[in-house]
RNA sequence: GGAGUCCGCCAGGCAAUCGCUGGACUUAAUGCAUUGCGUUAAGUCUGGAGGAAAGUCCGGGCUCCCUCGGGCAGGGCGCCAGGUAACGCCUGGAGGGCGCGAGUCCAUGGAAAGUGCAACAGAAAAUAUACCGCCUAAGCGCCUUGGCGCCGGUAAGGUUGAAAUGGUGCGGUAAGAGCGCACCGCGCGGGUGGCAACAUUCCGUGGCUAGGUAAACCCCGCCUGGAGCAAGACCAAAUAGGGGAGUAAGCGGCUUUGCCGCACCGCCGGCUCCGAGCGGACUCCCGGGUAGGUUGCUUGAGGCAAUCGGUGACGAUUGUCCCAGAUGAAUGAUUGUCCACGACAGAACCCGGCUUAUGGCUGACUCCUGGC
Numbered sequence: 001g002g003a004g005u006c007c008g009c010c011a012g013g014c015a016a017u018c019g020c021u022g023g024a025c026u027u028a029a030u031g032c033a034u035u036g037c038g039u040u041a042a043g044u045c046u047g048g049a050g051g052a053a054a055g056u057c058c059g060g061g062c063u064c065c066c067u068c069g070g071g072c073a074g075g076g077c078g079c080c081a082g083g084u085a086a087c088g089c090c091u092g093g094a095g096g097g098c099g100c101g102a103g104u105c106c107a108u109g110g111a112a113a114g115u116g117c118a119a120c121a122g123a124a125a126a127u128a129u130a131c132c133g134c135c136u137a138a139g140c141g142c143c144u145u146g147g148c149g150c151c152g153g154u155a156a157g158g159u160u161g162a163a164a165u166g167g168u169g170c171g172g173u174a175a176g177a178g179c180g181c182a183c184c185g186c187g188c189g190g191g192u193g194g195c196a197a198c199a200u201u202c203c204g205u206g207g208c209u210a211g212g213u214a215a216a217c218c219c220c221g222c223c224u225g226g227a228g229c230a231a232g233a234c235c236a237a238a239u240a241g242g243g244g245a246g247u248a249a250g251c252g253g254c255u256u257u258g259c260c261g262c263a264c265c266g267c268c269g270g271c272u273c274c275g276a277g278c279g280g281a282c283u284c285c286c287g288g289g290u291a292g293g294u295u296g297c298u299u300g301a302g303g304c305a306a307u308c309g310g311u312g313a314c315g316a317u318u319g320u321c322c323c324a325g326a327u328g329a330a331u332g333a334u335u336g337u338c339c340a341c342g343a344c345a346g347a348a349c350c351c352g353g354c355u356u357a358u359g360g361c362u363g364a365c366u367c368c369u370g371g372c
Base pairs, nucleotide, nucleotide: 001368002367003366004365005364006363008361009360010359012338013337014336015335016334017333018332020048021047022046023045024044025043026042027041028040029039030038031037032036050344054355055354057353058352059351060350061349062228063227064226065225067276068275069274070273071271072270074224075223076222077221078220079093080092081091082090083089094108095106096105097104098103109219110218114217115216116213117212131158132157133154134153135152139150140149141148142147143146166184167183168182169181170180171179185208186206187205188204189203190202191200192199193198232295233294234293235292242286243285244284245283246282247281250262251261252260253259254258264280265279266278267277302321303320304319305318306317307316308315309314
């Protein structure tokens, strides 16, 4: 000097004028009421979009379902140990892939429970296989020192493929083959290290057929009610207390016009399931009214700083701060100036994540090249 990798931070600044909106206070007017509440206007002070507010993909808080327990189904996750309110997230490890490296990625339980699938090529793709080959030991036939044919043996050599059923060497055999042996590999059992996943240059043992694929069905383990702020609560007003059709309802007892028990129907946003509990109704069609206001609505699993603990995610303690709540949807316009000349892009109940879009600045680390 160049090329990369990984964290962190910013997201135009400053000033002036006018405008929008939440809160507090003051003044004036006004409505209802009785000394308070609301509305309008003016003034002062103060707050006012993001790192992703996006996607709506996960997890929750909260609200309601009168509501709960169990089962089946459906769905999700899938190495180990931690973090967290929780998670499909994050951290640290193990195993594996990519990269010279800093680093980065992971649909990472089970194929000997079963089913399925693998084009083409190849002899043959699962307990599958003989196309080219090798042998002719044994048996039969023919020729007659030897050879040919049949029968039989073989999978070590070659072909094909992403993948061909352990590898190398020696022995053995008619020729071969873990057929036997040595070493390596693999399985099983133990030792050692580690909480564990796992590792092992340790020991013993076994000649050792059983490939791949589960983001295919499946098996195993763990988790899991439903709907959602357009949830829900309150106030005011209005209409038609509208019309039609269908289903279920019986018995027994008693203190007798009521109560109790059993039966029937309905009630959990998957179920002709089981149990508890509750109710006396439930289902469908046509038609009408309202769609206004208040609340939910922002103090939170909250932010920041310091100290301590931890490899880390994170946790604890102390102190400090209040940091948007609109509702046809608030933060805009103009001028001046500075400069890194500003990209992607606007909350709508809230929070923790992931993914996607995007302009710049600093730091640490890696590699290459050149010089001293």